[in-house]
Context: one part of a larger RNA
Formats: sequence, structure tokens, C1' cells
RNA sequence: GGACGAACGCUGGCGGCGUGCUUAACACAUGCAAGUCGAACGGAGUGCCUCAGAAAGAGAUUUCGGUCAAUGGACGGGGUUACUUAGUGGCGGACGGGUGAGUAACGCGUGAGGAACCUGCCUUUCAGAGGGGGACAACAGCUGGAAACGGCUGCUAAUACCGCAUAAUAUAUCUGCAUCGCAUGGUGUGGGUAUCAAAGAUUUAUCGCUGAGAGAUGGCCUCGCGUCUGAUUAGCUAGUUGGUGAGGUAACGGCCCACCAAGGCGACGAUCAGUAGCCGGACUGAGAGGUUGGCCGGCCACAUUGGGACUGAGAUACGGCCCAGACUCCUACGGGAGGCAGCAGUGGGGAAUAUUGGGCAAUGGGCGCAAGCCUGACCCAGCAACGCCGCGUGAAGGAAGAAGGCUUUCGGGUUGUAAACUUCUUUUGACAGGGAAGAGCAGAAGACGGUACCUGUCGAAUAAGCCACGGCUAACUACGUGCCAGCAGCCGCGGUAAUACGUAGGUGGCAAGCGUUGUCC
Repeated sequence: GGACGAACGCUGGCGGCGUGCUUAACACAUGCAAGUCGAACGGAGUGCCUCAGAAAGAGAUUUCGGUCAAUGGACGGGGUUACUUAGUGGCGGACGGGUGAGUAACGCGUGAGGAACCUGCCUUUCAGAGGGGGACAACAGCUGGAAACGGCUGCUAAUACCGCAUAAUAUAUCUGCAUCGCAUGGUGUGGGUAUCAAAGAUUUAUCGCUGAGAGAUGGCCUCGCGUCUGAUUAGCUAGUUGGUGAGGUAACGGCCCACCAAGGCGACGAUCAGUAGCCGGACUGAGAGGUUGGCCGGCCACAUUGGGACUGAGAUACGGCCCAGACUCCUACGGGAGGCAGCAGUGGGGAAUAUUGGGCAAUGGGCGCAAGCCUGACCCAGCAACGCCGCGUGAAGGAAGAAGGCUUUCGGGUUGUAAACUUCUUUUGACAGGGAAGAGCAGAAGACGGUACCUGUCGAAUAAGCCACGGCUAACUACGUGCCAGCAGCCGCGGUAAUACGUAGGUGGCAAGCGUUGUCC
């Protein structure tokens, strides 16, 4: 000198774009953050139509007992369509969002390999969807419990579940042929046997369902190289290293197991200990290098702590399940409920870090044929000079060099064209009027927002501080103080004439900031 997710002191006009718990991966009140589909299904409720017509009943009549009666629409039966939906069922809750505790590792980066693998939705190609069955929720009845939540009996639907049929370019096995390679082997083409499938909905346009091939996307595994410090850590290792066989996995593999062998790693630093998420990048530097990994993007790991599997194409699953621990809450003491490192917000810690805001209008995601619903992702607004950038706080003229201040050798000098005064301007500001783009494919739809922007009116009007002035280092005098009070980055200054302390005037530097502290180069 540069830089910062900064903090502190003094000060503070506006706008644009960014950024904002670096500490306690500490504990969390409250609200929201993942739903959707009635075009899969049976119910239930509401509305509508229709049948039926009760109570009541203006009025008429009356022998006062009644009778007739427009109107009125209850309970109930049926129907279809419209809406809502607890439950069964499908898809999605493995994405998106957060954090960096752990991890020195094939975790990450880079380059290869998989002749050892998987892949829902999507694209494309081929083939097919025949015929049956039995349940379980919901519901009804009974019943347990304070609650959370159940239990028993009975009825029922499906794109839920289960057989049968059909079936190969699938799988398994037997058997030929051709060809290729990189060792195990791969590819193509025949034959035989065995096994395995399906679901319908509808507004009749379609959307779905099953098997197989190819693709795309996403993932999984292996390897070469690179990846902090310590030897005041020198030896480490028994599933350890390898083999055979069996199991397991989508798949290779001590991944797991039985047996066999005795290996494997290490001064080219094993093991142990400490520290740390890695990278694209960022800062600095002429570069080499050094430092760093906040925002944004890629990968990884984690979700109160530890362990476990289930479901599923995909999880060993932040807002799923089970067990154990700690903590908090409810309880009728028998038993239950919870997990903000999602967005806000609270307490705490701290030098220190924001609103319990608006909207799905855009972009994107989930579901749905769609209309649409959901979306604290996202888009916006609010707070903070936290950062960067831009603008303003007026411009021109104006010497009686006014007054006042400071100083003086008392002549003056300086503040200083500075002010006053004259003439202008209106960025900004206030008020008034107009008023967007962002919205596609016909239409509709804008939170931001009556915002940006444009026009008019008003009036210099609403807007300057901070630090320094001994040398380094740009900028000096007076007074006060008297080794005191104090200053200080280094040298150092202060003990009666202090340009170094304090104040004032003046001056220098930067400027809505200025200085200090901390960290890196």
C1' cells in the first nucleotide's frame, strides 16, 4: 500500500447493486416450510330434480262441535348431475432448503477403467392386455383407555392383493456353429427343456397397464497422480495378507463365513498424535510464491447423541419407523408426546450479524388429462454506511479587503471572494398530474407498486464531518500546564518561553465518511 462476512469511537443527505451468527453442531415458545390426484375405488355429507304430501294456515261458512280452503312445505322414497372429502389406492415426501460437527480418506481434484454393475419419470422400437378368486380399511355394532391410541364381531370396492391361461430377442440349464480379444472371457446366430405378465378410467379426444430391446439422465465400483503439521510418535497389523469353497450384493471384492498358508505395511515416514470439509475460485504479489475456501457453483458428510433395518427405481431417509441415552413437556401415575444445522422469531454465548413481512405475478419443482392445488425454493419488500459504485450539500459576479475571531514588532498581518449583496440554476427535496416493461400461445392473471420513469409548480431552499500538523509524513502559531496532567507506530516529548500534553485560531489530508483495533499478502 492492498484486502475483509469485520468490530469499536465520532459523524451521517440520497440512490443502485450486493452482503449480513465467523462465537454455543447451545436450548428452543409460536406460526409456516410437502403435498397432490374424485379422470383408480367404495362410502359419507351438502346442493338440484321428482314422488309424496304432515304441522300450520289468510279467508269463507257454521247448529260454535266443526267443514271448505289459496298458501305452506317437515319426516320419508327415488334419480341424476355439481361440489366437498375422512379412508383404501397411485405418484411425490431420496428433489429443493440448512449446516460444516465428523473426515488426512479414492473424501476431494484430475485422468483412466467397468469383458464386474443398477437406473422411477422421459424418448424410441417390438409384442401384448384372455379368464377367475379371496380379502382388508372406510362403515355399522360392542368395547378398553385420562390421553396418545386401540381391541372384537359383521358388511364392502378398486389401477390394492392372489392363482390360472398365453409368452420371448428375458432368466436358468443342456447342446451346436461362426468370429473377436485384454487374462477371467466377449459378440453374433441356431435347437431342446423349465419359469415368469398385465388394469383400467373417461367428457370417446386421450391418459394409463404388462414383457422385452436401444437411448438419455442419474448413480455405484476400481485404479494412476496430487492433497497440512509433528520422529520430543519407529515399529504397526489376526479378517490382519493371500488362496480354495460356500454365502451375500445391482455388481467386483475378507464384504461375510469355514478351512489352508504366513503373510501385508514401514525412514520414498507405516502406526500414533494434533489440526482441517475438498475444489472451481478469492486476496495479495511484477512474477515465482504466500494466505484463504464467507457469498455463488460442483462434490462430500451430518440432521438432539449412538445403533438398526423397513419401504422403495433410488434412503440406511432433516420436517418416516424401531431401540437405547440425555434433555423438555402432558398425565387420572397406568402411560404418552417432542427434535429449527428449513424461513421468521426467542433465550443464551459474544466485540458482533436483520422482519414472528408480501406474493406465487415471473423462474423452477411435486401432483393432476386439465382447471388447478402446494411450494419460507424463488421473486420482492423491511432493517444495518457492512461493502462497492454514482450523485448532492449550490453556480457566477462581488474589496468598503466590512464586522467578529486569532495574532502583532501596534504599523499591520490573517481568516478572505470567504461572508453580506447582485444575477442565475433546481441535481436532490416537497407538492400536483400522468404512469410502465417485466405477461408467453387465443384470452385472463403483477406481490414488487401508483414503484421506476415523464411533466408541471415552489424555493438556495432539506444535507459535512473525521483525523492529523517534532522527524518518518503533507500541514504552525498563541495561551494553559510545569517530568504534573498527559502523548506515543518507531525515534521519543513534558522538570517555566513545549510547532510532540490540553484548548483556540490557522493549515494539511480524506470525505458521507473518517480514524482505531484485529487478520492475511
Molecule: small-subunit ribosomal RNA, 5' domain
Organism: uncultured Oscillospiraceae bacterium